A computed fold for a 103-nucleotide RNA from Hassallia byssoidea, annotated as SAM riboswitch aptamer (S box leader). Rfam family: SAM riboswitch aptamer (S box leader). Its family is annotated with regulation of gene expression in the Gene Ontology. The prediction has a mean pLDDT of 84.

RNA sequence: GAUUUAUAAAGAAGCGCCGAGAGAACAGGCUCUAUGACGCGCUAGCAACCUCGAAAAGGUGCUAAAGCCUGCCCGGAAGAAGGUCUUUCGGGAACGAUAAACC
Numbered sequence: 001g002a003u004u005u006a007u008a009a010a011g012a013a014g015c016g017c018c019g020a021g022a023g024a025a026c027a028g029g030c031u032c033u034a035u036g037a038c039g040c041g042c043u044a045g046c047a048a049c050c051u052c053g054a055a056a057a058g059g060u061g062c063u064a065a066a067g068c069c070u071g072c073c074c075g076g077a078a079g080a081a082g083g084u085c086u087u088u089c090g091g092g093a094a095c096g097a098u099a100a101a102c103c
Base pairs, nucleotide, nucleotide: 001103003101004100005099006098007097013043014042015041016040017039021032022031023030026071027070028069029068044063045062046061048060049059050058067095072092073091074090075089076088077087078086079085080084
């Protein structure tokens, strides 16, 4: 890196360095950010998977906002209309993330 399976509306900080963008890709929104975001390091914490005889501990992971929302499909409701459109709700898919197994 590929494949398969599972999970996700909950939870979780401080300090130091860096110095301008960041929130997976593209797009539309919306939010965070010089009161220093993002990223990196240390400590702390959270608790998803694995492990462990139980707990503890350990291997990864995670610590803004639902995977921030939506964009593809199906269905419901309301409104305006008479071509259908708009708003909203629910479900599914796709894509991404994490863990485990395996190649």